RNAcentral holds the sequence, with entries from ENA.
The RNA shown here (small-subunit ribosomal RNA) has 1475 nucleotides and comes from an uncultured prokaryote.
Its Rfam family is "Bacterial small subunit ribosomal RNA".
RNA sequence: GAUGAACGCUAGCGGGAGGCUUAAUACAUGCAAGUCGAGGGGCAGCAUGGGACUUCGGUCCUGAUGGCGACCGGCGCACGGGUGAGUAACGCGUACACAACCUACCUUCAAGAGGGGGAUAGCCUCGGGAAACUGAGAUUAAUACCCCAUGUGAUUAACUUAUAAAAUGAUUGGUUAAUUAAGCGCGUCGCUUAAAGAUGGGUGUGCGUCCCAUUAGGUAGUUGGUGAGGUAACGGCUCACCAAGCCGACGAUGGGUAGGGGGCGUGAGAGCGUGGCCCCCCACACGGGUACUGAGACACGGACCCGACUCCUACGGGAGGCAGCAGUAAGGAAUAUUGGACAAUGGGCGCAAGCCUGAUCCAGCUAUCCCGCGUGCAGGAUGACAGCCCUACGGGUUGUAAACUGCUUUUAGUAGGGACGAAACCCUUGGAUUUAUCCAGGGCUGACGGUACCUACAGAAUAAGCACCGGCUAACUCCGUGCCAGCAGCCGCGGUAAUACGGAGGGUGCAAGCGUUAUCCGGAAUCACUGGGUUUAAAGGGUGCGUAGGUGGCUUGAUAAGUCAGAGGUGAAAGCCCACCGCUUAACGGUGGAACUGCCUUUGAUACUGUUGAGCUUGAAUCAGGUUGAGGCUGGUGGAAUUCCCUGUGUAGCGGUGAAAUGCGUAGAUAUGGGGGAGAACACUCGUGGCGAAGGCGGCCAGCUGGACCAGUUCUGACGCUGAGGCGCGACAGCGUGGGGAGCAAACAGGAUUAGAUACCCUGGUAGUCCACGCCGUAAACGAUGGGCACUAGGUGUCGGCGGUAUUAAUCCCGUCGGUGCCGGCGCUAACGCAGUAAGUGCCCCGCCUGGGGAGUACGGUCGCAAGGCUGAAACUCAAAGGAAUUGACGGGGGCCCGCACAAGCGGUGGAGCAUGUGGUUUAAUUCGAUGCAACGCGCAGAACCUUACCUGAGCUUGAACUGUGAGGGACUGCUCUGGAAACAGUGCAUUCUCUUCGGAGACCGUCACAGAGGUGCUGCAUGGCUGUCGUCAGCUCGUGUCGUGAGAUGUUGGGUUAAGUCCCGCAACGAGCGCAACCCCUACCCUUAGUUGCCAGCGGUUAAAGCCGGGAACUCUAAGGGGACUGCCCCGGAAAUCGGGGAGGAAGGUGGGGAUGACGUCAAGUCCUCAUGGCCUUUAUGUUCAGGGCUACACACGUGCUACAAUGGGCGGUACAAAGGGCUGCCAAACCGCGAGGUUGAGCUAAUCCCGUAAAGCCGUCCUCAGUUCGGAUUGCAGUCUGCAACUCGACUGCAUGAAGUUGGAAUCGCUAGUAAUCCCGGAUCAGCAUGCCGGGGUGAAUACGUUCCCGGGCCUUGUACACACCGCCCGUCACAUCACGAAAGUUGGCUGUACCGGAAGCCGGUGGGCUAACCGCAAGGAGGCAACUGUCCAUGGUAUGGUCGGCGAUUGGGGUGAAGUCGUAACAAGGUA
Repeated sequence: GAUGAACGCUAGCGGGAGGCUUAAUACAUGCAAGUCGAGGGGCAGCAUGGGACUUCGGUCCUGAUGGCGACCGGCGCACGGGUGAGUAACGCGUACACAACCUACCUUCAAGAGGGGGAUAGCCUCGGGAAACUGAGAUUAAUACCCCAUGUGAUUAACUUAUAAAAUGAUUGGUUAAUUAAGCGCGUCGCUUAAAGAUGGGUGUGCGUCCCAUUAGGUAGUUGGUGAGGUAACGGCUCACCAAGCCGACGAUGGGUAGGGGGCGUGAGAGCGUGGCCCCCCACACGGGUACUGAGACACGGACCCGACUCCUACGGGAGGCAGCAGUAAGGAAUAUUGGACAAUGGGCGCAAGCCUGAUCCAGCUAUCCCGCGUGCAGGAUGACAGCCCUACGGGUUGUAAACUGCUUUUAGUAGGGACGAAACCCUUGGAUUUAUCCAGGGCUGACGGUACCUACAGAAUAAGCACCGGCUAACUCCGUGCCAGCAGCCGCGGUAAUACGGAGGGUGCAAGCGUUAUCCGGAAUCACUGGGUUUAAAGGGUGCGUAGGUGGCUUGAUAAGUCAGAGGUGAAAGCCCACCGCUUAACGGUGGAACUGCCUUUGAUACUGUUGAGCUUGAAUCAGGUUGAGGCUGGUGGAAUUCCCUGUGUAGCGGUGAAAUGCGUAGAUAUGGGGGAGAACACUCGUGGCGAAGGCGGCCAGCUGGACCAGUUCUGACGCUGAGGCGCGACAGCGUGGGGAGCAAACAGGAUUAGAUACCCUGGUAGUCCACGCCGUAAACGAUGGGCACUAGGUGUCGGCGGUAUUAAUCCCGUCGGUGCCGGCGCUAACGCAGUAAGUGCCCCGCCUGGGGAGUACGGUCGCAAGGCUGAAACUCAAAGGAAUUGACGGGGGCCCGCACAAGCGGUGGAGCAUGUGGUUUAAUUCGAUGCAACGCGCAGAACCUUACCUGAGCUUGAACUGUGAGGGACUGCUCUGGAAACAGUGCAUUCUCUUCGGAGACCGUCACAGAGGUGCUGCAUGGCUGUCGUCAGCUCGUGUCGUGAGAUGUUGGGUUAAGUCCCGCAACGAGCGCAACCCCUACCCUUAGUUGCCAGCGGUUAAAGCCGGGAACUCUAAGGGGACUGCCCCGGAAAUCGGGGAGGAAGGUGGGGAUGACGUCAAGUCCUCAUGGCCUUUAUGUUCAGGGCUACACACGUGCUACAAUGGGCGGUACAAAGGGCUGCCAAACCGCGAGGUUGAGCUAAUCCCGUAAAGCCGUCCUCAGUUCGGAUUGCAGUCUGCAACUCGACUGCAUGAAGUUGGAAUCGCUAGUAAUCCCGGAUCAGCAUGCCGGGGUGAAUACGUUCCCGGGCCUUGUACACACCGCCCGUCACAUCACGAAAGUUGGCUGUACCGGAAGCCGGUGGGCUAACCGCAAGGAGGCAACUGUCCAUGGUAUGGUCGGCGAUUGGGGUGAAGUCGUAACAAGGUA
């Protein structure tokens, strides 16, 4: 785009067209084929006339008239109408042919119609039967039937004549014989014979006409002949005889499916699909068979028979055939009225009038399709109020939409008018004429239909839906839902913010329709003729020889089949296309043209192809000469090695592995010397070397044998190429028979390994491997690349041959032919790549492919001894499977490099006790979060109440806190009492704000009402912000350019170097950004400035002492500003440069040390309980207040710490040296009290001033002497101190007493590279109090680093990949469960069909003794002829037997597919851990 459609929602009108696609299922009822009285006998019924009777209703008689039932007869019924079952066929289409034919009615022409006869239906009478129907008798007519005559002529037969001929044959003349006619009527219509025409048919032929080869052979009347029969006619159409033919890979036969065509749909076309309506042809008429009649039938509304079905029946018998029009039932998703009319067109009959006509013309139903029209038009913005929807709450949108104003009136409604289609026949008038007829006028005739159309009236009045809105694909938001419900054409949506589900608002598209489903074509170059492919995506046959076929070199002649051109015929009409015309337009219709791409005939052309004749040599083959080679086959022969046997020497092991063990060995192995046997294979040479068609071929010698190449150019003269079938060859393994068997080695056994190990490893070991003969016929049979020929830049190896030049020669160089490699340009390719050995450019031939799985499976066939091979599907299922390349990630891949990563060291953890956090458990609650590194002394810089979020109980509800409005009241506030655990509830006392225009206003506090608050409730997977981590790792990117079809690459890789993508060099790249480094801070040295609260060298003073004082500004220090370090200098290394090593100077040397600083990103990492925030939830509670409890529990497990286990120590005494901080609700001196924690009192200090504040380790001295201790301090008791409303649950500290575990810590594991580790104290935040934690400070102060193999993490390059949620990846098979389709299967049940036989209705044809018998013959008897009956051949349905083929079902069985979370392992992808 289309449809004979259907379904869903919806629906105003008209025109045109279509309307059982299914059950060729069954049919009630009505109608669809009759007509003619001008063929006939007649008169049942009707009408008219006449007559009779009458009860005035009518009855009876009368064929007399109009007419006419039934009957005889004629014509028609073979047309028209329906359907598509059958049919793969001369059925259809197209073009021819019939010298092999028929044709009623019609037309033309010729001839004719004389005479006679016998019946029969009807009617009547009598019977049978329920009916259908039927018997007998009597009687009668014809355009019914019969006989005779006539015979122009026709036909047939026989004889005969002539003509032109290619012809089975055609035509012509003559003679003889046989055969043939109908009347009615007065108008002509008919009849018979013959010829011709027209029309319609019959028959034959060429070509075309679906699928299956898993249908390959078929055929006995089969093929042909002779003769006969039969037919309208040819013919095996039929029969007898004879011959053995005929068809078939150019697809016979069989099976399946199907009416064919014009056309129709689609398509640019070629095609593909289709055959409804209309037209042509065919076939059929309940299923099957048969003939009759007839011009025509084997007959839809005829007959007979068989069968099935239905109906009637009195049970004896009968009737029927809608695939005609309506209609019914059934089937189905589905398809109409039991309508009107013969007015028109056409048909039958008739002289005609006319009758008949479900053909036809009309109407009805139906959005089934096509076409047209309408549902209004114009104006109208405070973009109205309101509503729906959205919202950032401002508004937006629906929307000029509405309202409102003006206009119009198609359509629908009402009323009025009102057709075309009609002209004839016929009647009538007139005219013409050849009296056949014609012309003119008038009259008659309309189903549709009072319809189309026209006019008037009133009024926007009567008239819009459907689908869609994630992408494809035009159109977006809200709500609901929460992997549910659902959607879905494909991709895919839905698991709490869904533009994808459902609803709504809005929008988009089409519109009286819109969607969905089904089907066809297109897109699909996705079966490729036009117009595809085949190295790796599906696809080259394993390889050759060769048949058919296809295809084929040069020159020339002939021919004209192909080819091309002209002409003629045909190609029906309709349809398509064009023009014009008619309906208001269109659809639709009319007229004409074009087209119908085809077929046939004929005339010509001859380049090419074909055919044929003659020739040629270049393709091909051949000849003589030469060469190379693991080419093949057969027979011999050789040495090394292995193993076995014998023997000597010799002794305890050998062997094997990652390590072992099994195994062998004291009965003497292994090792080693000598001798012997056996079988198999041939080291080195050996080479991208050679040979062969491929498989394949390797010691040496001989024989036989195939091919190739070179040079010569002898000979033939296109002999060529390819090759469906076919026939050979064909690795390994395997099979059969017989040998052989050293080594190796499936199976098997043992030993190991392992969770297991039916494996990898080891020790053994049988088939087999070898030979002969015969099978098998497959391989990643690979160059994953069929064969042949030709052409198309180069470069460089190598093998074989030949030539040239030089040379004695080897040999080098140059050239050429053939083979075999590598690199590479054009070209090609999806890319990778190929590239004269093509995957380039062409020609010829063959094989093969058409998404993945199912499956190279099943069934069938065929080959094979078997294994199995070849051929080779479908159901079902998926939306992919696959190729090449790219970027990552990963690897039990590789290379380079780094890091307290390992190693080298020091000290710890893991063991003990305690502290602290976590898990778990418990609990009313033990609030919540953090969970590998990167949670666990984490949030918490400090839970007794508070905190507090948890639990129990008691309260409050505009609330504890916030903003606003309204009402109403009161200042606010302070104190007191009662109840209570408190919150809270109640009571009493005191107090009386500011401004004012005196109305009131403001601030503040209770009460009420309303907006609204509140939530540590949920979602960190809706978020912001902040943070952790890789990682202070050196990386991450961009612009332009270039390369690539593209993803992308390049830059950023490479050579060096660095801590560093740091720098240098090179380079299709050149630059740039974020990172690195530097800039900042602290620290180490110096300088300048400034000296108080800090300092004190010199001067002076005081003190027991002392910067205490005067003073000083030097020093230290403080805190501001500067300097200094940059590989700057020297030497060496290095191609150079960066750079590296060493040195000098310097306080400091190669980023001096430390800090701050964290690229692009990753982990849906952490946090909704800091804060902020979307959405959801809650609102007398999930909010809020209070009391008590809990977060502090305790069998247990883990992390992080503290203290120890002691003598480098502990106790006691004495004594020295810091830094950095903090302090007014504070730090607190001195003094006094207390053993002490502390208390009392109180100076100073808002701090370089006073205080915290004695630093400790250290040093000096002394005791302890290796022990559960003078170590260790847990635990517990008692007594206290302090803070605080309050130390019971649950604080810290003090004193006395108690004195646990623990004697250096298993597997494992952590930190640290220098002022570091270790060790020692000090301070601070939080804080009423509470520090072993955290954050800072200083004191003392080490050891070690060979080095980068290994572990962990990281960076760069490269490689493989089936990974991309990226190895915590992917993924395979069995088993178990569910389900689906399929195969096998004892059997069972159907369809179709073959063969043989039985039987055989109706009927044609044939036969027949007897029977019956009007016409003719005969005087008669009888005959001819006919009829019935009987009978034979053929034959439908049927039956019996036995096959074939295709299905259905089938216990059981087999594999296969599919299925969120089953089991077992780990096969594959990385070297996938055994490639």